This is a predicted complex of two RNAs, RNase P RNA and transfer RNA, with 414 nucleotides together. It holds a member of the Rfam family "Bacterial RNase P class A". By type it is a ribozyme. Its family is annotated with dimeric ribonuclease P complex, ribonuclease P activity and tRNA processing in the Gene Ontology. Model confidence (mean pLDDT): 75 of 100.
[in-house]
């Protein structure tokens, strides 16, 4: 210096005029103050809040899944472990991981292949018999099929072979040590018993009552009831409990309304001091008050800075995840060219 | 705003306890029948199973993210 990847941050600023939403003051003319995002989005998770006359149990259903910690909670975050990939090769670094269990049981594994999981032998190898390609038997080394073939390499052994035996590696069981744990490591024993799939059913552990601010409630205005069903209650089911005992609830058709208010924004809030913790985070000190509409508010014009600038607009509120994102800045790594 | 369901040929739909060439009807094209057309019969073409990833030997089917369409709730 060129291009790119990853991580983090910003998301034009200021001034004037004209407008929009909310609040306060007001002499009703106006004046003052505040006014979108990092994702406000998708609605994918988790909570707060409200209602369902009570929230307890069994079955079922759904979700999560290495271990520990954080948190209001989580499928999120932090730390550790293990596995995989890339680079490197003293072994470490970076990234990724729906990362419990297949030695509880059931199912499935197309085609090909002898055989797809407890049964077997197509070619081959070896022995015997007849005989010149058949039969009986041994074998699972080699070939072949397949995504996957009954531990791997080497040796000894044999008619040929085979964990049949031996060494190393792999696997399993038990014990000791380190660690909160996942797990690691050492020793002893066992020839080894036996694929894959749980984003198939399932098992184990843990979690979950349902609905959602169009929840729920208050005031005002207006109206016309009719028919049917039924005790209701966690909206899958059973039991228990609770409420109600003549009112209430539900369904269908019909009638009326289309106003106002609460919920509504002070909140697990933002910034900051000190301490604890590897970290996520926790405790604590001080300061700040920071949108609240209900057809739904942020725009236009001009000027300066080099400048037209992406994705995109709150609707009950928070914590996450995911997705979209022009340009600029910072850091790490890779890379192009040039100079020394 | 909240909550559900769906997306397969030009159209309407099957297939979704993973494998057997992804099928049916209508539509389209060729041929036959007819003097000719329709109807009928014969043969045929046409599909990135909404998109992108993942699980698996193997995905229309299972899982996740994204996109689109439709319906319900005052």
């Nucleotide at each position: 210096u060129u291009a790119g990847a990853c991580a983090g941050g910003c998301a034009g600023a200021c001034u004037a005029c004209c407008g929009c939403c909310c609040g306060g003051c007001u002499u009703a003319g106006g004046c003052c103050g505040g006014g979108a995002g990092g994702a406000a989005a998708g609605u994918c998770c988790g909570g707060g809040c409200u209602c369902c006359a009570u929230a307890g149990g069994g079955a079922g259903c759904g979700g999560u899944g290495c271990c520990g910690g954080g948190u209001a909670a989580c499928g999120c975050c932090c730390g550790g472990g293990c596995a995989g990939u890339a680079c490197u090769u003293u072994u470490g670094u970076a990234c990724u991981g729906a990362c419990a269990g297949a030695g509880a049981g059931u199912g499935c594994c197309a085609c090909a292949g002898a055989a797809a999981a407890u049964a077997u032998a197509c070619c081959g190898c070896c022995u015997c018999g007849c005989u010149u390609g058949c039969g009986a038997g041994g074998u699972a080394a080699g070939g072949g099929u397949g995504a996957a073939a009954u531990g791997g390499u080497g040796g000894a052994g044999u008619a040929a072979g085979a964990g049949c035996c031996c060494a190393c590696c792999g696997g399993g069981a038990g014990a000791g040590c380190a660690g909160u744990a996942a797990u690691g490591u050492u020793c002893u024993c066992c020839g080894c018993u036996u694929g894959g799939u749980a984003a198939a059913c399932c098992u184990c552990a843990c979690c979950g009552g349902g609905a959602g601010c169009a929840a729920a409630g208050u005031c005002a205005a207006g109206c016309a009831g009719u028919a049917g069903a039924g005790g209701g209650u966690c909206g899958u089911u059973c039991c228990g409990g609770c409420c109600a005992u003549a009112a209430c609830u539900c369904u269908a058709c019909g009638g009326g309304u289309a106003g106002a208010c609460u919920g509504c924004u002070g909140g697990a809030a933002u910034c900051u001091u000190u301490c604890c913790g590897c970290a996520a985070g926790g405790a604590u000190u001080g300061a700040u008050u920071u949108a609240g509409a209900u057809a739904g508010a942020u725009g236009g014009u001009a000027g300066u800075c080099a400048g037209c600038g992406a994705c995109a607009g709150a609707a009950c509120c928070c914590g996450g995840c995911u997705u979209a994102u022009a340009g600029c800045c910072u850091g790490u790594c890779u890379u192009u060219u040039u100079u020394a | 705003g909240c909550c559900a369901a769906c997306u397969u040929a030009g159209c309407u739909c099957a297939g979704c306890u993973g494998g057997c060439c992804a099928g049916a009807g209508c539509a389209c094209g060729u041929g036959a029948c007819u003097u000719g057309u329709a109807a009928u019969c014969u043969c045929g073409g046409g599909g990135u199973c909404g998109u992108c990833a993942g699980u698996u030997c193997g995905a229309a089917u299972c899982u996740g993210a994204c996109a689109g369409u439709u319906g319900g709730c005052u």